[in-house]
Context: one part of a larger RNA
Molecule: small-subunit ribosomal RNA, central domain
Organism: metagenome
RNA sequence: UUGGGCGUAAAGGGCGCGUAGGCGGCCGGCCAAGUCGGGUGUGGAAUCCCUCGGCUCAACCGAGGAACUGCACUCGAUACUGGUUGGCUAGAGUCCGGGAGGGGAUGGUGGAAUUCCCAGUGUAGCGGUGAAAUGCGUAGAUAUUGGGAAGAACACCGGUGGCGAAGGCGGCCAUCUGGACCGGCACUGACGCUGAGGCGCGAAAGCCAGGGGAGCGAAUGGGAUUAGAUACCCCGGUAGUCCUGGCUGUAAACGAUGGGCACUUGAUGUGGCGGGUACUGACCCCCGCCGUGUCGAAGCUAACGCGUUAAGUGCCCCGCCUGGGGAGUACGGUCGCAAGGCUGAAACUC
Numbered sequence: 001u002u003g004g005g006c007g008u009a010a011a012g013g014g015c016g017c018g019u020a021g022g023c024g025g026c027c028g029g030c031c032a033a034g035u036c037g038g039g040u041g042u043g044g045a046a047u048c049c050c051u052c053g054g055c056u057c058a059a060c061c062g063a064g065g066a067a068c069u070g071c072a073c074u075c076g077a078u079a080c081u082g083g084u085u086g087g088c089u090a091g092a093g094u095c096c097g098g099g100a101g102g103g104g105a106u107g108g109u110g111g112a113a114u115u116c117c118c119a120g121u122g123u124a125g126c127g128g129u130g131a132a133a134u135g136c137g138u139a140g141a142u143a144u145u146g147g148g149a150a151g152a153a154c155a156c157c158g159g160u161g162g163c164g165a166a167g168g169c170g171g172c173c174a175u176c177u178g179g180a181c182c183g184g185c186a187c188u189g190a191c192g193c194u195g196a197g198g199c200g201c202g203a204a205a206g207c208c209a210g211g212g213g214a215g216c217g218a219a220u221g222g223g224a225u226u227a228g229a230u231a232c233c234c235c236g237g238u239a240g241u242c243c244u245g246g247c248u249g250u251a252a253a254c255g256a257u258g259g260g261c262a263c264u265u266g267a268u269g270u271g272g273c274g275g276g277u278a279c280u281g282a283c284c285c286c287c288g289c290c291g292u293g294u295c296g297a298a299g300c301u302a303a304c305g306c307g308u309u310a311a312g313u314g315c316c317c318c319g320c321c322u323g324g325g326g327a328g329u330a331c332g333g334u335c336g337c338a339a340g341g342c343u344g345a346a347a348c349u350c
Stems, first nucleotide, its partner, number of pairs: 003322004007304002012318001014201004021194003025088007033081002035077008049065006091191001092188003095184004103177007110154001114150008125136002162169002206247006215241002220236004258317006266295011299306002323350003332343004
């Protein structure tokens, strides 16, 4: 490479937007590039194949035929692909009417708790552990009451629940703002799917500058434990955790499962919307669509398991894998302030 694969064996890009490219709905006309058929020309010789012949046979050699699956031109065919033109509405989108939501950004605001400060009451302990000690406390702690300050996070509701492309999102209020869903079926008329590069977003930690700092807490000091204890436990505690602006760009970024469309028995729970039956009304009940769970037909799977939210059955596009170690290393390139990221070998060895 041809293949075969990618939930757990190696393998789905962290996620989106989108360029080139690849692929693309229904009906008709035209063209005839792909495609198919006929004809003509050409397709050196040798080789391969068939027949005959020459060396005693064969290898080898000679002759004839076939073949050279190709290319060019030409005449046709028009189902499919393509081009072009006209039309359509089932894909896609717009519009109108609804309700749901921790989706995002900014500003404001609330209570509980914690710590600190002030004051009152009060006195000898508190704290901590397996047990202790370090620590705090007669300069009045702990406890308790009142007042004040600060920062961070939002108990109950809370869910097997919701929203978001992913990362992720949770007190309350306002403003700005994205998306999805249901119903109507008014409008556009294939405007679609995917997406190499590219661009953007991207937990935590980390970095730069400025602020902030209650609690927690790498590092670090001390107390214990222990043979030791650079740990686990305890008392302290810096960076950090928080905010603003900028950088980093990683992860068990996981459903370890790329995206889209279609098809293929069901049962049951739950969130959103609509319809129906019944009813004074609501709930219950029945049906439809969208989401999210559980169990399971067929089928798939090495098994585990998956099973209309597929890992079933197909099509389109992208990414990736190809024995273990060496190694996500070296070198080079590129990005970064750095830390480091991305790309990514070989010798050797089993």